Annotation:
Model confidence (mean pLDDT): 80 of 100. A computed fold for a 165-nucleotide RNA from Candidatus Didemnitutus sp., annotated as c-di-AMP riboswitch aptamer (ydaO/yuaA leader). Rfam family: c-di-AMP riboswitch aptamer (ydaO/yuaA leader). Its family is annotated with cyclic-di-AMP binding and regulation of gene expression in the Gene Ontology.

[in-house]
RNA sequence: CGGUGAUUGCAGCCUAAGCACCCGUCGCUUCCUCGACGGGUGCGCGGGGGAACCAACUUCCCGGCGCGAGCCGGGACGGGGCGCACGUGACGGGGUAACCCGCCGCCAGGCCACUUCUCUGGCCGAGCCCGUCAGCUAACCUCGUCGGCCUCGGGAAGGGCGAUC
Numbered sequence: 001c002g003g004u005g006a007u008u009g010c011a012g013c014c015u016a017a018g019c020a021c022c023c024g025u026c027g028c029u030u031c032c033u034c035g036a037c038g039g040g041u042g043c044g045c046g047g048g049g050g051a052a053c054c055a056a057c058u059u060c061c062c063g064g065c066g067c068g069a070g071c072c073g074g075g076a077c078g079g080g081g082c083g084c085a086c087g088u089g090a091c092g093g094g095g096u097a098a099c100c101c102g103c104c105g106c107c108a109g110g111c112c113a114c115u116u117c118u119c120u121g122g123c124c125g126a127g128c129c130c131g132u133c134a135g136c137u138a139a140c141c142u143c144g145u146c147g148g149c150c151u152c153g154g155g156a157a158g159g160g161c162g163a164u165c
Base pairs, nucleotide, nucleotide: 005165006164007163008162009161010160012149013148014147018043019042020041021040022039023038024037025036026035027034044145045144046143047142048141049140054135059076060075061074062073063072064071065070078133079130080129081128082127087106088105089104091102092101093100094099109124110123111122112121114158115157116156117155118154119153
């Protein structure tokens, strides 16, 4: 120095949301260094728009007319994107109705600390945006890189970094 074995310690989570470099400001102490904030560039990660071909091309309620197919008037639900957060039943309120609002339960789906499988247990099942407009979509164009937190149950297998023998 390399290989193998044994023992032992450590590692943060959700999210795409991280890394590197440059410039400026501030803080430490004059410099160097370090850290925070702001801006920029690149890489990584993530999203949207955008041909051909293909796909698709509205629905429901009330009233009137009509043998019927349908027609007229009024009313209700536009459409789409990010995300796990899609749906559904009961109850209450508004409405003739279609529908709209509130609340509770269940549920598709998602998450739980190195990774995978499994058992057990627990948690979420929201919110926001575009603005009448966009299916898919090669080339091409464009946007984001925030924020919120604190794990340490069992079994099996397999890794990373370090220490000791």

The model forms 96% of the base pairs in the Rfam consensus.